[in-house]
The prediction has a mean pLDDT of 85. This is a predicted structure of a 1504-nucleotide RNA (small-subunit ribosomal RNA) from an uncultured Legionellales bacterium. The RNAcentral record of the sequence draws on ENA, Greengenes and SILVA.
RNA sequence: AGAGUUUGAUCCUGGCUCAGAUUGAACGCUGGCGGCAUGCCUAACACAUGCAAGUCGAACGGUAACAGGUCUAGCUUGCUAGAUGCUGACGAGUGGCGGACGGGUGAGUAACGCGUAGGGAACUGCCUAUCAGAGGGGGAUAACCCGGGGAAACCCGGGCUAAUACCGCAUACGCCCCAAGGGGGAAAGGAUGGGAACUUUGGUCCAUUCACUGAUAGAUGUACCUGCGUUAGAUUAGCUUGUUGGUGGGGUAAAGGCCUACCAAGGCAACGAUCUAUAGCUGGUCUGAGAGGAUGAUCAGCCACACUGGGACUGAGACACGGCCCAGACUCCUACGGGAGGCAGCAGUGGGGAAUAUUGGACAAUGGGGGAAACCCUGAUCCAGCAAUGCCGCGUGUGUGAAGAAGGCCUGCGGGUUGUAAAGCACUUUCAGUGGGGAGGAAAGCUAAUAGUCGAAUAGGCUAUUGGUGUGACGUUACCCACAGAAGAAGCACCGGCUAACUCUGUGCCAGCAGCCGCGGUAAUACAGAGGGUGCGAGCGUUAAUCGGAAUCACUGGGCGUAAAGCGUGCGUAGGUGGCUAGAGAAGUUGAGUGUGAAAGCCCUGGGCUCAACCUGGGAAUUGCAUUCAAAACUUUUUAGCUAGAGUAUAGUAGGGGAAAGUGGAAUUUCCGGUGUAGCGGUGAAAUGCGUAGAUAUCGGAAGGAACAUCAGUGGCGAAGGCGACUUUCUGGACUAAUACUGACACUGAGGUACGAAAGCGUGGGGAGCAAACAGGAUUAGAUACCCUGGUAGUCCACGCCGUAAACGAUGAGAACUAGAUGUUGGGGAGCAUAGCUUCUUAGUAUCGCAGCUAACGCGAUAAGUUCUCCGCCUGGGGAGUACGGCCGCAAGGUUAAAACUCAAAGGAAUUGACGGGGGCCCGCACAAGCGGUGGAGCAUGUGGUUUAAUUCGAUGCAACGCGAAAAACCUUACCUACCCUUGAAUCCAGAGAAUCUGCUAGAGAUAGCGGAGUGCCGAAAGGAGCUUUGAGACAGGUGCUGCAUGGCUGUCGUCAGCUCGUGUCGUGAGAUGUUGGGUUAAGUCCCGUAACGAGCGCAACCCUUGUCCUUAUUUGCCAGCACGUAAAGGUGGGAACUUUAAGGAAACUGCCGGUGAUAAACCGGAGGAAGGUGGGGACGACGUCAAGUCAUCAUGGCCCUUACGGGUAGGGCUACACACGUGCUACAAUGGACAGUACAGAGGGAAGCGAGACCGCGAGGUGUAGCAAAUCCCAGAAAGCUGUUCGAAGUCCGGAUUGGAGUCUGCAACUCGACUCCAUGAAGCUGGAAUCGCUAGUAAUCGUGGAUCAGAAUGCCACGGUGAAUACGUUCCCGGGCCUUGUACACACCGCCCGUCACACCAUGGGAGUGGGCUGUACCAGAAGCAGGUAGACUAACCGCAAGGAGGUCGCUUACCACGGUAUGGUUCAUGACUGGGGUGAAGUCGUAACAAGGUAGCCGUA
Repeated sequence: AGAGUUUGAUCCUGGCUCAGAUUGAACGCUGGCGGCAUGCCUAACACAUGCAAGUCGAACGGUAACAGGUCUAGCUUGCUAGAUGCUGACGAGUGGCGGACGGGUGAGUAACGCGUAGGGAACUGCCUAUCAGAGGGGGAUAACCCGGGGAAACCCGGGCUAAUACCGCAUACGCCCCAAGGGGGAAAGGAUGGGAACUUUGGUCCAUUCACUGAUAGAUGUACCUGCGUUAGAUUAGCUUGUUGGUGGGGUAAAGGCCUACCAAGGCAACGAUCUAUAGCUGGUCUGAGAGGAUGAUCAGCCACACUGGGACUGAGACACGGCCCAGACUCCUACGGGAGGCAGCAGUGGGGAAUAUUGGACAAUGGGGGAAACCCUGAUCCAGCAAUGCCGCGUGUGUGAAGAAGGCCUGCGGGUUGUAAAGCACUUUCAGUGGGGAGGAAAGCUAAUAGUCGAAUAGGCUAUUGGUGUGACGUUACCCACAGAAGAAGCACCGGCUAACUCUGUGCCAGCAGCCGCGGUAAUACAGAGGGUGCGAGCGUUAAUCGGAAUCACUGGGCGUAAAGCGUGCGUAGGUGGCUAGAGAAGUUGAGUGUGAAAGCCCUGGGCUCAACCUGGGAAUUGCAUUCAAAACUUUUUAGCUAGAGUAUAGUAGGGGAAAGUGGAAUUUCCGGUGUAGCGGUGAAAUGCGUAGAUAUCGGAAGGAACAUCAGUGGCGAAGGCGACUUUCUGGACUAAUACUGACACUGAGGUACGAAAGCGUGGGGAGCAAACAGGAUUAGAUACCCUGGUAGUCCACGCCGUAAACGAUGAGAACUAGAUGUUGGGGAGCAUAGCUUCUUAGUAUCGCAGCUAACGCGAUAAGUUCUCCGCCUGGGGAGUACGGCCGCAAGGUUAAAACUCAAAGGAAUUGACGGGGGCCCGCACAAGCGGUGGAGCAUGUGGUUUAAUUCGAUGCAACGCGAAAAACCUUACCUACCCUUGAAUCCAGAGAAUCUGCUAGAGAUAGCGGAGUGCCGAAAGGAGCUUUGAGACAGGUGCUGCAUGGCUGUCGUCAGCUCGUGUCGUGAGAUGUUGGGUUAAGUCCCGUAACGAGCGCAACCCUUGUCCUUAUUUGCCAGCACGUAAAGGUGGGAACUUUAAGGAAACUGCCGGUGAUAAACCGGAGGAAGGUGGGGACGACGUCAAGUCAUCAUGGCCCUUACGGGUAGGGCUACACACGUGCUACAAUGGACAGUACAGAGGGAAGCGAGACCGCGAGGUGUAGCAAAUCCCAGAAAGCUGUUCGAAGUCCGGAUUGGAGUCUGCAACUCGACUCCAUGAAGCUGGAAUCGCUAGUAAUCGUGGAUCAGAAUGCCACGGUGAAUACGUUCCCGGGCCUUGUACACACCGCCCGUCACACCAUGGGAGUGGGCUGUACCAGAAGCAGGUAGACUAACCGCAAGGAGGUCGCUUACCACGGUAUGGUUCAUGACUGGGGUGAAGUCGUAACAAGGUAGCCGUA
């Protein structure tokens, strides 16, 4: 510090996710030791049991228990019983101090609660210091005794008694009150020691010490007040009556409405009052570079609480956790009458929960309470126990060791890896174990001595020093030594990318994984297991949570034209911001000082535990607040000025700016009248409609409403919406020029207010045209639409509402600055050659463009540039601009405006393709123009379907279907049935046998059984080669599956003209350029232009063939001339001219001429030529597309079968047949059929072959053989044609299917199931619907011939020649293709994408008659305990009084306040609710096709 994820790819926007750190954690797997920390986050739920606050006998009366002493009695010298407070001590009690600390918890609290900085009107036990004092009396009361009540808790009555308990009196420096004269108010003693004196023998007294009283000061602690800071919600906007202030009074320790009476009417709030929700606050902690964000366990400070609510008492301090009273809930006891209790102390229990420990030890240390002290108490604390909960440390060995062991895993079978890892050898012993030793935490205290001090004192107390004594829970402490032995000690997660780490097997969209993207449908590095690897390590992962990354709320540090985002537009309040000069002040600002910012923590630096964690000393820091001093630039305040901002006045200018009144013509419609006759109208085409009752058309007249042609213009005006005939009136704003005046008067603008298209609403008018709704006609599968004919609201006017629009420049307002060019509107100036032109300037309005900006597109002085001020708005998509609530509205609805849930995207700009019922250009038998077919018939053949035991398999739009198959009777053959074989048809090894030939029997055959003949070759004499058979195992075999694992081959677009690269350039980039453009071509063919220059694969050419000529050659071919010769014949001699054959060459290149063109490329025409512009034909197929076809040609990975899915045999099937389709053949006839005669090819094939002549047969063919391995012989008669004859338009002398009979040939074998022949039979069919195919010249059409396959079996296929046309104006249209351009929401690419209803399932949510709960407001009732007030009913020790009595007190009663509770009525919130609304999600449901292309009616916004 970043990364993954939207796309075919790119850049951007934007969300989601990950890597890091952390935790009081939990869960899963695993687990050796130690140190230091930490440990109910949930039910402030309920609690059994034990403990957690006592102490003082040196305050008191005393003596229940214990111990000792003394005395008495019983008695076995010791025990038992009794007495005695005498002593140590001490239960209960009185009294004092402490139970307000320590410990727990975080419910409440949004508050002066906390934090920070201050303040004044206070109190403060114990402690310290100082001053003063402590005199003299009195009356009670617990305990105790007696009696009584009660189950108990406990209570009542009578009697005795003490005090440091209680109450007076005296005294009063200082204290309090005051009218300044005066008045008031206190105390307590105890212990120890003691010489003299006194004594009631108790003491007095003196000394010391502790305690006591009054007062002052301090310290500590506490209370109160103030500034500032302290969560969210405005879908909480108004709140408040003791409320705000004053006066008097009361009250408090103290200021104060704290309380009360009266008076005034205030106080708080947009700088967020009130209300609601949530929450203890802080130092700090976690994270972060920081700023921040989150948090508030442990430790520390403060607050609050103690079962819930209320209340006071005591006290220095409480409204009191282990105190009291009352009410309530709950639990327990009960004799039913009454009582008791409060773990949010430490342990512990139940419960809740994912989850959190022992009913431990000790007061040894530290601290606290009491005490004079010893000492006692202390679940504070110190320790121990449990838990890997966290942090830190250590160990689980070390060295050596290659035969690279065995085993595992993988393998290309060679090996690789695990791996120096192990074993083996040599060492060590930390930790754990056993045994032994052994610090420190301990100082005090007590006692003795010495010194000092108080003192009369060698009592005693206090202070200091020294000696002695002696205190440890932890503890089997830390630590040290010895012993034995590698001995007791390693796991967890991950391995597709992010992210370090890869293979095998299993599984087969299953099981499963997953943080995001996503894996899994038979070759899964993603599931599961294994081997191996990576990471961390006594831990490792997962989950949860926080910060970070996230600049993704942006102060540091973001945005708003199109991605989310500028209010529809003005005016203007608060607020924010604000021109120039000078002076003053010093609020902001800056500097310095002081105080504070607790400690701990963080950081730096020392020290201590062997290190570290941890502990500890010092420092820094604590960015803050307060205060003092100083400065005066800027902001601010104030004073005095200025004129550049702003405004006013004067003179002009332009304008559809606004409002009202009036006026005008053209047109539509209607009505009246005339002319006139059969149609009009409307459409893609029609129909509805109108018209013979006279329409349309045309002329004249009238009525009425609405809108204003031309001018008219990226022209004008207005804030926006918007504004267009003309005239008048009223009225707003802008601009220009020049001067004068005011003197910052300005800008923006939350709320507010005004305006605000269309549609819509209300009332009343108006209504020509147009026209939602509606009706009819069409279209259509449907057509509630588009089109047509009608037509009502509405559109118009007046008044009043509504307040929204894609209200758009999708661009808030204002100000300043920053190159230019061009046009135009309004004004002004200057110059000149003055109908005007040129130029300068100003206010608008447009186009282009530099810098700059932008993701790009684009913007560019009218900024989206560079800055300033103010306002509004945004924070992923959907849900949703929706629900609820509020406000507004007559309504429609508007405005403000969520959440649950759901997805990993949604989106912007640009790129390349593809596509379009977009455009342009061009091509092709693509259409058109023609010729001939198919589709109808019969048959052949292939396919589908059906059937079957099987009808083997594959091919399926073009590009499957006379295709694989260039040939299924058996074989082929892969299928079916039946019968057989199991190392099998092959290779290797071993044994035997020569091999081989052959007979018989059984069987459908494979096969099985029984025989017969036969004894080889080479040889170095070991043996070897080949064959047959037997045996064992390695293995064979598979036309079984996967063409979606593959190679190879092939089809197709398409013989279409395209497809790319290098370098350069442009662009952030994908990419572009080149390859586009102007011409041209069959062609990306060529030329020109050009940020491109070149190149490659394609095109063309080179190759074959054909067309002309030449040269050479001359047999089997040829025969002109010469000769022989035949019935005829190159038959023969010969010839080499010709034809032919087959080798080589020539020829054609737009080369020449003319025209067109840019003078180019090229095109058009012509000449010559056998051939002319590629001469004709062929081979040749770019990058790629279709997961195209083929695992059944072959090869091949993987999977599957192995007495079978392999192999053999026989028979059957592939040939089936209601039917459908493709491709063909033959026809339907006279351009023909039949018969007779007769002419002319080319290219092929031939030895298990072609087979002549001859003979036989009607014929297929047979018999038989000559010739020929072929320019020689044979197949082999070419046919159409030509010449004749016949048929005469008919189901025929057309057509030949079908069937019967008889044959021939091939073949082991023609039944299923061959071809051919003859005789007989003689079906459909008379030119073929919709639709559709081929062909542009030696082509179509037509005619025959040959070949491959093949024993036989073509109408198929391949090849060959003969005869031999018609037509093409042209590119509008159909199909396919190429280039450019445009749109796109497509990229699996239009066979695309995608919308809504309905149906089904699930989820969350709104409404809902209501129902239940929580909180709360108002009004009223009620009123426990308690304080305060009142009262005088009862009682009453101290004081006063001679007494009566009084003062005072207690109880009772009562008043006010008030908790719980109750009644009524509201508000708010949560849960639930029949039914209901929409929403979301869900591999293959229904209906349509709304959007994306001109999406087939351009789309979209508002409204009805």
Rfam family: Bacterial small subunit ribosomal RNA. Rfam links the family to the GO terms ribosome and structural constituent of ribosome.